Predicted 3D model of a 71-nucleotide RNA (transfer RNA) from Proteiniborus sp. DW1. The RNAcentral record of the sequence draws on Rfam. Taxonomically the source falls in Proteiniborus (Bacteria, Bacillota, Clostridia, Eubacteriales). It matches the Rfam family "tRNA". The family's RNA type in Rfam is transfer RNA. Rfam's curators write: Transfer RNA (tRNA) molecules are approximately 80 nucleotides in length.

[in-house]
RNA sequence: AGGGGUGUGGUGAAGUGGUAUCACAGUGGUCUCCAAAACCAUUAGUGGGGGUUCGAUUCCCUCCACCCCUG
Numbered sequence: 001a002g003g004g005g006u007g008u009g010g011u012g013a014a015g016u017g018g019u020a021u022c023a024c025a026g027u028g029g030u031c032u033c034c035a036a037a038a039c040c041a042u043u044a045g046u047g048g049g050g051g052u053u054c055g056a057u058u059c060c061c062u063c064c065a066c067c068c069c070u071g
Stems, first nucleotide, its partner, number of pairs: 001070007010024004018054001026042005047063005
């Protein structure tokens, strides 16, 4: 320099254009002599910008970060 991939709560991951889902973690509660476990409730997220569309995590462009390949 060229090509490809990934980016979603605090962490790890789903999500084929129509209310963003799950697990763990956090917080509060129930239970217990206390704690753990279990159960209930709850907080929190689509890398930045632009475009297409009635509607974008999803499609397009560009930038940023990380990984891989070629030279």